This is a predicted structure of a 1515-nucleotide RNA (small-subunit ribosomal RNA) from a metagenome. Rfam family: Bacterial small subunit ribosomal RNA. The literature on the family includes a 2002 paper in BMC Bioinformatics by Cannone et al., "The comparative RNA web (CRW) site: an online database of comparative sequence and structure information for ribosomal, intron, and other RNAs".

RNA sequence: AGAGUUUGAUCCUGGCUCAGAACGAACGCUGGCGGCGUGCUUAACACGUGCAAGUCGAAUGCGAGGCUUUUCUUCGGGAGAGUCGUAGCAUGGCAGACGGGUGAGGAGCGCGUACCUGACCUUUCUUCCGAAGGGGGAUAGUCCUGCGAAAGCGGGUUGAAGACCGCGUACGCUCCGUUGCGUGGGCAGCGGAGGAGAAGUGGCCUCUCCAUGGAUGCUACUGUCGGAAGGGGGGGGUGCGUCCUAUUAGCUAGUUGGUGCGGUAACGGCGUACCAAGGCGUCGAUGGGUCGCUGGUCUGAGAGGAUGAUCAGCCACACUGGGACUGCGAGACGGCCCAGACUCCUACGGGAGGCAGCAGUGGGGAAUUUUGCGCAAUGGGCGAAAGCCUGACGCAGCAACGCCGCGUGAGUGAUGACGCCUUUCGAGGUGUAAAGCUCUGUCAUCAGGGACGAAAGUGGUGGUGUGAAGAGGAUCAUCACGUGACGGUACCUGGAGAGGAAGCCCCGGCUAACUCCGUGCCAGCAGCCGCGGUAAGACGGAGGGGGCGAGCGUUGUUCGGAAUUACUGGGCGUAAAGGGCGCGUAGGCGGUUAGACAAGUGUUUCGUGAAAGCCCUCGGCUUAACCGGGGACGGGCGAGGCAAACUGUGUAACUAGAGUGUCGGAGGGGGAUGCGGAAUUCCUGGUGGAGCGGUGAAAUGCGUAGAGAUCAGGAAGAACGUCGGUGGCGAAGGCGGCAUCCUGGACGAACACUGACGCUGAGGCGCGACAGCGUGGGGAGCGAACGGGAUUAGAUACCCCGGUAGUCCACGCCGUAAACGCUGGGCACUAGGUGUGGGGUCGGAGACCGAGUCCGUGCCGGAGCUAACGCAGUAAGUGCCCCGCCUGGGGAGUACGGUCGCAAGGCUGAAACUCAAAGGAAUUGACGGGGGCCCGCACAAGCGGUGGAGCAUGUGGUUUAAUUCGACGCAACGCGAAGAACCUUACCUGGGUUUGACAUGGCUCUGGACUCUUUUGAAAGAAAGGGGGCCGGAAGGCCGGAGUGACAGGUGCUGCAUGGCUGUCGUCAGCUCGUGUCGUGAGAUGUUGGGUUAAGUCCCGCAACGAGCGCAACCCUUGCCCUUAGUUACCAGCACGUCAUGGUGGGGACUCUAGGGGGACUGCCGGUGUGAAGCCGGAGGAAGGUGGGGAUGACGUCAAGUCCUCAUGGCCCUUACGCCCAGGGCUACACACGUGCUACAAUGGGUCGGACAGCGGGGAGCGACCGUGCAAGCGGGAGCGAAUCCCGAAACCGGUUCGUAGUUCGGAUUGGAAUCUGCAACUCGACUUCAUGAAGGUGGAAUCGCUAGUAAUCGCGGAUCAGCAUGCCGCGGUGAAUACGUUCCCGGGCCUUGUACACACCGCCCGUCACACCACGAAAGUUGAUGGUACCCGAAGUCGCGGGGCGAACCGUUUUCGGACGGACGCAGGCGCCGAAGGUAUGAUGAGCGAUUGGGGUGAAGUCGUAACAAGGUA
Repeated sequence: AGAGUUUGAUCCUGGCUCAGAACGAACGCUGGCGGCGUGCUUAACACGUGCAAGUCGAAUGCGAGGCUUUUCUUCGGGAGAGUCGUAGCAUGGCAGACGGGUGAGGAGCGCGUACCUGACCUUUCUUCCGAAGGGGGAUAGUCCUGCGAAAGCGGGUUGAAGACCGCGUACGCUCCGUUGCGUGGGCAGCGGAGGAGAAGUGGCCUCUCCAUGGAUGCUACUGUCGGAAGGGGGGGGUGCGUCCUAUUAGCUAGUUGGUGCGGUAACGGCGUACCAAGGCGUCGAUGGGUCGCUGGUCUGAGAGGAUGAUCAGCCACACUGGGACUGCGAGACGGCCCAGACUCCUACGGGAGGCAGCAGUGGGGAAUUUUGCGCAAUGGGCGAAAGCCUGACGCAGCAACGCCGCGUGAGUGAUGACGCCUUUCGAGGUGUAAAGCUCUGUCAUCAGGGACGAAAGUGGUGGUGUGAAGAGGAUCAUCACGUGACGGUACCUGGAGAGGAAGCCCCGGCUAACUCCGUGCCAGCAGCCGCGGUAAGACGGAGGGGGCGAGCGUUGUUCGGAAUUACUGGGCGUAAAGGGCGCGUAGGCGGUUAGACAAGUGUUUCGUGAAAGCCCUCGGCUUAACCGGGGACGGGCGAGGCAAACUGUGUAACUAGAGUGUCGGAGGGGGAUGCGGAAUUCCUGGUGGAGCGGUGAAAUGCGUAGAGAUCAGGAAGAACGUCGGUGGCGAAGGCGGCAUCCUGGACGAACACUGACGCUGAGGCGCGACAGCGUGGGGAGCGAACGGGAUUAGAUACCCCGGUAGUCCACGCCGUAAACGCUGGGCACUAGGUGUGGGGUCGGAGACCGAGUCCGUGCCGGAGCUAACGCAGUAAGUGCCCCGCCUGGGGAGUACGGUCGCAAGGCUGAAACUCAAAGGAAUUGACGGGGGCCCGCACAAGCGGUGGAGCAUGUGGUUUAAUUCGACGCAACGCGAAGAACCUUACCUGGGUUUGACAUGGCUCUGGACUCUUUUGAAAGAAAGGGGGCCGGAAGGCCGGAGUGACAGGUGCUGCAUGGCUGUCGUCAGCUCGUGUCGUGAGAUGUUGGGUUAAGUCCCGCAACGAGCGCAACCCUUGCCCUUAGUUACCAGCACGUCAUGGUGGGGACUCUAGGGGGACUGCCGGUGUGAAGCCGGAGGAAGGUGGGGAUGACGUCAAGUCCUCAUGGCCCUUACGCCCAGGGCUACACACGUGCUACAAUGGGUCGGACAGCGGGGAGCGACCGUGCAAGCGGGAGCGAAUCCCGAAACCGGUUCGUAGUUCGGAUUGGAAUCUGCAACUCGACUUCAUGAAGGUGGAAUCGCUAGUAAUCGCGGAUCAGCAUGCCGCGGUGAAUACGUUCCCGGGCCUUGUACACACCGCCCGUCACACCACGAAAGUUGAUGGUACCCGAAGUCGCGGGGCGAACCGUUUUCGGACGGACGCAGGCGCCGAAGGUAUGAUGAGCGAUUGGGGUGAAGUCGUAACAAGGUA
């Protein structure tokens, strides 16, 4: 620091995903040790049991009992006094407000930070000043007794205090009054009033009193009271900061303020009475949701984001709600009262309880520990102290939950062992890894030793000070004693021994790490992209490898990457995004100059920013984690000083911004009233007489009741031709005949004036096309809906005939739009060129021209910008200011809510769910019922066919035991097959066979190699019998048989694993490369353009210049000539011969044969063209512009065809899917299609006679000729391995017959008889002959071939082959017609255009319906919740009130001295205010469920259509 993923590829936008770090985690697999930490995130759910707050006898009353002593005694013991006073009970004091837990509630001065308190409190502690005099009456407990199950309650007796209560005294205390200072309750002074207390213990005899000694004396300590100060703690107040929601916009009655009173420690509506009517809020009040806050923690470069476990500070809470009491402090976790829910006990009357203390239990949950040890340390409470208490705490236990450290060994060791895996079978990998050898000894284990943490405390001795004192107590020093849960500790030493200690995840890309097997869109994987349909590096296993390591992965969550909310640091023409337009409020921003202030700002000083943490440094544990010391940092807040540039504030000025005045012209700017002509329709009348109208073509419609056409007159409504223009005006919507009236704005010129008056603009207000709505008019034309006619498979459309709302007017609504320049407004700046509208200026004499200027409006273009396209002084450039808006696609501009509207609907505006994309621009292709140019038997023009018939042949289908297999539009179908009766043959049935029909080795045994015969059988085969080798000296070899193991064999599968070969586009003219250039890039250029060509053929031009594969040429053949050669070919001349024939001699002329060469190149001429390429015409020539034909097939396409030619990977079969054999099948037959043959006849058929080829073939052959048969053929048979011999040309020509007829056409079919081949013609051959004589009379829609020696027609040859040809491959004979032309059909080439296609139009894709699933909305209603308002009831309790109850202290009166009465005060009960829970009524909010219903989403192969993308066929 980035990466993957949208595309055929590219750039951009944009989302999704990954790599990092972290965690109080959980889950899976695994697990050796130690240190330090951490451990209910869920049910603030419920809790059994134990413990968690007591202590003080030096405050006090008792106290079982012990000891001493006195006394009595019935000798058991009783009583009294003194003393020790334990356990325990009780009064009293202090502490239970701390410590510990939890995070429910709470959006608040709760928290954080900085301040204020002159508005306050404070037990204990520290220091200082002072005081403690004298009295009184109760009570707990004990004892007796009553009630009760219990908890507990009551009566009586006795009876203590530092408990309680008066009196006295008192300050610098409190209050009141007053004076001074001071900022206000502060400080100081005066006067008045008021308010305290408690003693205990030790020691001693100096003083006092009794008096050996003791005390009420003295002394020390502790405690008590009043006051002052301090320290610490607390209460209250204020500024600032502190989550989401406006689909919460208004809230508020003690509400805001004042006065009086009350209340509090204290301010305050804190409470109350009265008065006033305020207070808060878009700088977000009120409401709703959520939440403890902070130091910090995690992440991040930072800014930020997320978080608030452990530790620390604050807050809140303690079963839920309410309340007070005590107290310095509580509205009190382990206190009290009441109400409620729950649990428990009960004798049913009534009681008890509160783990969110530590353990622990149940429950919930993915999930979180021991009912441990100890007060040894630290800290806390009480105590004078010893000490007691302390689940605070210190430790231990459990848990890899986290961090840190250590180990599981080290060295050597190649025969590179075994095993396993792979393999091209050679080998390679695991791998120095192991074994082996030599060592070490951490951890664990065993044994021994063994700390720090401990200081206190107690006792002794000595000193110091207090004191009357040598006492006591305090303090210091020293000695001794003595305290450890952890702890069988840490640590150290020794023994033994490599011995006890490695796993987890991953290996397609991202991302580091590859092979084999299995599986076969199955099983499965997956974070994203995506893997899996028979060779999977992606599934599962294995081998190997990579990563981390006592852990490793997964899941969840947070931050990061994400500049993907952009402050740092983004955008808005087309990707998401500019408000439809204006006016304007708040707000934001704001020209020049001077001086003032100092709020912002800067600088400096001070305070604060707790500790811990982070960072630096030093130190302690062997290291580290961890811990300790020191330092640094710290946004911010507060206080003081200084500065004055900038912002701000106020002052004074200025004129460049803005505005006002004067003059002037331009304009479909707006509103109102009136007027005009053309056209249309209608009405009336005339003329006239059959159609009109409409369309692609028609029809509906109109018309003889007179249409249409034409003339005249009239009526009505709407719109304003030409001018008219990327011309004008307006903010936008929008505005167009003419005239008048009213009215807004902009612009120019020149001066004068005001003096920043400005820009933008959340809300708000107004304007706002069309359509639509309301009321009333109007209605010619047009025209949703609707009717009819067409079109169509349908046609609720497009086309046609009609036609209602509406369109028009007035008034009022609606408030939207592709309201678009898809571009908010303002100001400034930044090369040019060229139009146009309006107004000035200057020059020239000028209506005209030129120059320059201001305001508008266009085009082109530079820099710059942009993803590109493009924008470019009218910016999308460069800056500033303000507003609006965006944050993946779908769901959705939907739902709900609110609001506006008469309605339609508008504005505001989500979520669940779902996808891995959705997009923008540009590129290359492909495609278009887009365009341009151009080819081709592509159409057209012609000729002949196919499609109808019969037959042949192939295919589909069907059938079958099998009808073997392949080929399927062109480019499968007379195709593989250039020969299926057996064979072929792959298929079927049956019979056999297993190292095999065939190849190569090995091993064992054996042999007479080879061959003949017989039996059986359909054959193959099986069985039996007989004859009978060679080489070598031998072993043995050649050859054979049997067995065995390697292997053979497979026309079995995969042509979608392949090679090779082939088809096709297409003999089309194309396909590319190097370098350069252009572009961010895909890519472009070249190859496009202008001409030309059969051609990317050539020429010219050009940021291209060259090159390659194709084209052409070179090759073969054919056409002319020459030359050479001359047999088997030829025969002109010469000769011989024959009935006749190159038959013979000969010839080398000709034809021909087959070698070589020539010839044709737009070379020549004319025209044309760019002085080009070329084209047109002509000459010459056998041939003329490629002369004809062939061979030759670019880059590639179709996963085209072929595993059954061959080869070949993989898979499969191995007594069979191999091999042999017989028979059958491939020849089937209701049908359908392709390709052909023969015909339908007279341009013909029959018959007689006559003529002319070429290519080829021939030895198991061609076969003359002769004989024979009607013929096929048969019997003989010359010649010929062939320019020598053989293989019959036909159409044609001449004659004749037939006369339009199912025929003398046609020949299928069938019967008979023959022939040939062959082992064999039944299934299933060909041919001959006699007989038979079917369909068929030119073939519907449709469709094929051919442009010249071609079509058509005629025959001939060959391959295959025993035989079998209408097929195929060749050959020659006869021999046409037509092409105007390129509109159309098909195919193709080039350029261009559009595209939502790229599997590329056989593409893509939309909506309903049907089915399944999912989430959501509506819904009669229903369920519980929350808070509001009003009312009812009203516990506990505070406060108040009142009385005839009760009561020790104090006061008064009185007294028989016991008391009585009264008062103050208190208690109980009563009444009242308030008041929790509860109840009733009502409206509100959010939530759950809900028959049914609505749309939405998703789902390989459902239905209907074809809407969109190419002019998508109606843009």
The RNAcentral record of the sequence draws on SILVA.